Predicted 3D model of a 1432-nucleotide RNA (small-subunit ribosomal RNA) from an uncultured bacterium. Rfam family: Bacterial small subunit ribosomal RNA.
[in-house]
RNA sequence: GAUGAACGCUGGCGGCGUGGAUAAGGCAUGCAAGUCGAACGCUCCGACCUCGGUCGGAGAGUGGCGAACGGGUUAGUAACACGUAGGAAUCUAUCCUUGUCUCGGGCAUAAUCCCGCGAAAGCGGGACUAAUUCCCGAUAGUCCCUUACGGGUAAAGGUUUCCCGACCUCGUGUCGGGGUUCUGGAUGAGGAAGAGCCUGCGUCCUAUCAGCUUGUUGGUAAGGUAAUGGCUUACCAAGGCUAUGACGGGUAGGGGGAGUGAGAGCUUGACCCCCAACAAUGGGACUGCGAUACGGCCCAUACACCUACGGGUGGCAGCAGUCGAGAAUCUUCCGCAAUGGGCGAAAGCCUGACGGAGCGACGCCGCGUGAGUGAUGAAGCCCUUCGGGGUGUAAAGCUCUUUUCUGGAGGAAGAAUAUUUAGUUUACUAUUUUGACGGUACUCCAGGAAUAAGGGGCCGCUAAACUCGUGCCAGCAGCGGCGGUAAUACGAGUGCCCCAAGCGUUAUCCGGAAUUACAGGGCGUAAAGCGUGAGUAGGCGGUUUUGAUAGUGAUUGGUUAAAUUCCGGGGCUUAACUCCGGAGCGGCCAGUCAAACGUCAAGACUAGAGCAAGUGAGAGGCUGAUGGAACUCUUCGAGUAGGGGUGAAAUCCGUUGAUAUGAAGGGGAACACCAAAGGCGAAGGCAAUCAGCUGGUGCUUAGCUGACGCUGAGUCACGAAAGCGUGGGUAGCGAACGAGAUUAGAUACCUCGGUAGUCCACGCCCUAAACGAUGCCAACUAGUCGUUCGAAGUAUCGACCCUUCGAGUGGCGAAGCUAACGCGUUAAGUUGGCCGCCUGGGAAGUACGGCCGCAAGGCUAAAACUCAAAGGAAUAGACGGGGAGUUGCACAAGCGGUGGACCAUGUGGUUUAAUUCGACAUUAAGCGAGGAACCUUACCAGGGCUAGACAUCCUGAUGAAAUCUCCGUGAAAGCGGGGACUUCUCACAAGGACAUCAGGGUCAGGUGGUGCACGGUUGUCGUCAGCAUGUGGCGUGAGCUGCCCCCUUAAAUGGGUUAACAUGCGCAACCCUCACCCUGUGUUAUACGUGUCACAGGGAACUGCCUCCGUAUAGGGGGAGGAAGGCGAGGAUGACGUCAAAUCAGCGUGUCCUUUGAUGCUCUGGGCUACACACGUGGUACAAUGGUCAGGACAAUGGGUUGCCAAGCCGCAAGGCGGAGCUAAUCCCAUCAAACCUGGCCCCAGUUCGGAUUGGGGGCUGCAAUUCGCCCCCAUGAAGUCGGAAUCGCUAGUAAUCGCGGAUCAGCCACGCCGCGGUGAAUACGUUCUCAACUCUUGUACUCACCGCCCGUCAAGUCAGGGAAGUUGGUAAUGCCCGAAGUCUCCCCGCAAUACUGUGGGGGGCCUAAGGUAGGAUCAGCAACCAGGACU
Repeated sequence: GAUGAACGCUGGCGGCGUGGAUAAGGCAUGCAAGUCGAACGCUCCGACCUCGGUCGGAGAGUGGCGAACGGGUUAGUAACACGUAGGAAUCUAUCCUUGUCUCGGGCAUAAUCCCGCGAAAGCGGGACUAAUUCCCGAUAGUCCCUUACGGGUAAAGGUUUCCCGACCUCGUGUCGGGGUUCUGGAUGAGGAAGAGCCUGCGUCCUAUCAGCUUGUUGGUAAGGUAAUGGCUUACCAAGGCUAUGACGGGUAGGGGGAGUGAGAGCUUGACCCCCAACAAUGGGACUGCGAUACGGCCCAUACACCUACGGGUGGCAGCAGUCGAGAAUCUUCCGCAAUGGGCGAAAGCCUGACGGAGCGACGCCGCGUGAGUGAUGAAGCCCUUCGGGGUGUAAAGCUCUUUUCUGGAGGAAGAAUAUUUAGUUUACUAUUUUGACGGUACUCCAGGAAUAAGGGGCCGCUAAACUCGUGCCAGCAGCGGCGGUAAUACGAGUGCCCCAAGCGUUAUCCGGAAUUACAGGGCGUAAAGCGUGAGUAGGCGGUUUUGAUAGUGAUUGGUUAAAUUCCGGGGCUUAACUCCGGAGCGGCCAGUCAAACGUCAAGACUAGAGCAAGUGAGAGGCUGAUGGAACUCUUCGAGUAGGGGUGAAAUCCGUUGAUAUGAAGGGGAACACCAAAGGCGAAGGCAAUCAGCUGGUGCUUAGCUGACGCUGAGUCACGAAAGCGUGGGUAGCGAACGAGAUUAGAUACCUCGGUAGUCCACGCCCUAAACGAUGCCAACUAGUCGUUCGAAGUAUCGACCCUUCGAGUGGCGAAGCUAACGCGUUAAGUUGGCCGCCUGGGAAGUACGGCCGCAAGGCUAAAACUCAAAGGAAUAGACGGGGAGUUGCACAAGCGGUGGACCAUGUGGUUUAAUUCGACAUUAAGCGAGGAACCUUACCAGGGCUAGACAUCCUGAUGAAAUCUCCGUGAAAGCGGGGACUUCUCACAAGGACAUCAGGGUCAGGUGGUGCACGGUUGUCGUCAGCAUGUGGCGUGAGCUGCCCCCUUAAAUGGGUUAACAUGCGCAACCCUCACCCUGUGUUAUACGUGUCACAGGGAACUGCCUCCGUAUAGGGGGAGGAAGGCGAGGAUGACGUCAAAUCAGCGUGUCCUUUGAUGCUCUGGGCUACACACGUGGUACAAUGGUCAGGACAAUGGGUUGCCAAGCCGCAAGGCGGAGCUAAUCCCAUCAAACCUGGCCCCAGUUCGGAUUGGGGGCUGCAAUUCGCCCCCAUGAAGUCGGAAUCGCUAGUAAUCGCGGAUCAGCCACGCCGCGGUGAAUACGUUCUCAACUCUUGUACUCACCGCCCGUCAAGUCAGGGAAGUUGGUAAUGCCCGAAGUCUCCCCGCAAUACUGUGGGGGGCCUAAGGUAGGAUCAGCAACCAGGACU
């Protein structure tokens, strides 16, 4: 885009079309084929009437014509059915043209009447009668037959009008004759049109249908037909068709055309036209010009109906209509007015053809649902950044119009060459009559915006977005995909977009799809080259001459129906629609011409191909013989305890003597070195040596043949390994198997054994990653470097080398090709020829069928179902039980710990009214918290407050602001009541400022949710050396390069090289502290000189110097000097990013929620301190390197006025009294320490270790110490004797060990944290391993990135297909039986004729539908069970 459509929502009008696609299922009812009196007899009726008749009509019948047309349907049919182009052996009623004839006789019969049978349908018998019915005869130019003499063959009359005659019933009567008009009849010839027959070409799928055929193919004769013909029969022959697809199966009416498409094509065959076929199913003939007959006949079958049960009737796939089935398809309408058909001389009759109307938005086309004006723009609604914006000139309002609508009035065309009558016969003229549609179309008048808009969509493709609701729910969805609390994707609202009386959905076809590629594709790796060759058919084919011409080209003629299509024009108001003209319909046939190409015929040639001669190379094949090494076995010698095997072992062998070793012998298999990117072969494949037989092939020569060629469907042959059969053989190896190990297991990898097999002969199998994943042949298109074989040339005594040519075999590469990788004269380049093969993944190389095979199995080869991918090449990452290089307390080397005990503290869990919340590997857990008894506090219970504890504004009252205080109640908060004090500005008042109270509202408040909405801040990788950008270059592109490589560094630090050159963030440096020196200053200290000290500023270190290494670059090793040496030590400083890492409870903040029984505020009490348990971090210990007692020595950082607190006194002590000093280098904490040193005791023990726990008594802070603080004294004296698996820290003033200070703080659960100093080690071979990180490289099926991806079994469920004992049905045949109707034939009888013969009845036969029966074939259905597949 389209449709004979259907469904959903909606629906104003008209025109033109169109409408049972399914059940060729069944049908009630009505109608759809009759007509003619000018062929005929009869019966009845009416009018007129001169009663004689005349005229008119009706009925059935005989006869004629029609009924074979028109109308319907598409079941069958793959066929001369159809289309197209031809043909000869034919027929044809009616029609047209033309010729001739139309004479004489005769017999019947229906109607009618009578009789009879039957329920009916209908039938029988007798009697009468007509004809254009039937029969005979005559004639025969023509026609037919023929022995060419001859023989045979036809008819029908009717009507109009005039005249005559006869008869009578006297009439316009009847009969006859003649003329005339019209019309018939017979027979020829021709035409038109129709029909039958034959032929070429075209005409679906299937080879998982490969062979089919006996009237079959041909001939002769006969029969038959309108006619050819095996159309039929007899005889004879054995043919005919087929891979160019016979035969079989499936499907299907064919064409003109229709849809789509740029076209080529693909799909289709409704309506209209042509042809065919069919008429309930099957068979058959009759009549007829024509039928094997839709509304005729006979028979059979099924179904239905009537019946008196005896018997009959019927055929909507005609028009309507009905039932059924279905997603689905109309009125039991009007009319013959028109067109057409039948009959008729005509009038006319008939016509469900047709013309019309009705129903259905089913389609196409047209029209309308109003037009103009109307606001910085009403209301409502929606959105909002709250300013505004949108709906929107839209509405309202005003002014118009009237298509449509309603009412009224008028009112067609379609109608004439028809018809009637008249005129002069034709022609013609005049006249008359006829309309279903329809009072319709159309026109006019009146009225009034009046009667008339929806559907789908708005994430991308794809035109059009916002808000709310919902919260992986509900739902959407063509594909991608949306939805898990901020959804432009669901639902709704508003707005917008696209179409519009329609809009969407579904189904189907074409297009896009170059995605079956003829036009116009591919096959190295994406699907795709047969494993290889020989060769049949076929396809294709070198140079040249002549001839022919079926291909080809040119031209002419015929045909290609009409409609359709296109172009031009005409008619309906336009259009759709329709009419006219033209073009076109790519095809076929015939005639003529041409001869380049092709083909054919004849001839010639040598460049293809082959032969020959000469000469080579080779694991080419087959057969036989021979050889050595190794292995194994046997025997013998010698010899002793092991051997063997592995990562390590064991099984195993060995004292009956192994292994190792020497000798001899046997056996089987395979052939080291040579050996190579090497050689040969078609491929598989081929390797010791020699001999024999044999295939292919290279080079040289150019003698011979003369296109003999290439490819190759089928076909045939070969075809590794494994496997199979028979018979041998068997050393080694070695499936299966046994054993030992390994392991969670180990039906494996390793080990010890070991059977088939491996080997030989013969016969099968026929597959491989049978690979160059690359079919064969030929031609053309840069090179360069090897290598094998041959020849020639130069040179040489000769060979080699070298050069050139040819044939192989390799590497790298121009152009070109390719998606890229790559290929590249050995093409995957450019061309030609032929073959094979591919068309999304899975199912599946499977099932079924067939062929082959002994089997295993092979070849050929689907579908249902299922998925939205599967796949190729390359890119960046990430990863690897890949590689290379490098680093780190990463390992190793060391020292000390943790994990065991007790305690402290944090966490989990549990408990609880609450045990508030957060943090969870590394990167949570002495973390937020650097101070939970109340407060803190966020939690719980209970009591209270409600504009609130806090902010802004308004009103009122009071009052200097305000402050202090008392009472009642109560746990307090609060509630209620009272007192004291007393006035800013201003003379007072009012007003104002401020404060309190009360009231009302705008609002406050929230440690309520969301860190996955955010800001800010932080952790981690990691102080690791990386991460990016510009320009340029390369690549189709992703992307790469730069940033790789080499050296070096702590470092992307620096240097060298380089399609890169630069740049930025990082590194380093700049900053701070410490170590040395100098200068300045001087509170404090002081011996008053100063100075260890403090502060401030400066200097000093840069591989600068020497030496070695190095590319003599960067730099590295060593040394000197120096307080310090190669970054001097430490800190601060943290690139791009990663983990949706952490934090809404520090703060800020979007949004959601709450806000009087509050998630707000406040108070009291409780809780955060619970305790079977588990984990983390610490403290103290387990002791003698110790504990304890006594004595003695040496620091630094810090803090202090709500404070530090001295001296002195009291107390065993905690502490108390006391009050000096100090706003601090001055005083105090603080004698400033402890480890340490000296001396005494303890003597290895649960202790003079250890200090938990508990009892008693005290002290301090604080409103308060019970839950729940710290300290002192006395008493008590637990576990614990160095800690399993595992695990942590540390590389130097470090670890270890020792004490001191500070923040927070009333006090303190601090053993924590942050600092300070004292004493003060050990070790690092090194980078294999563990962890982490970096660079390059490699592989990848990973990209949420290895904590990835993913395979198979098993379990459960669902689905489709396969097999299957069996069972059910269909289809087409075959054999046999039976055999209706009927044609044909034979016999008998009757009638007519009596010559042929015609006709009726009966019987027989051939053929045959249906039926029966039998065995098969084939296609489907169902099926226990079985196996596999797909999905969850």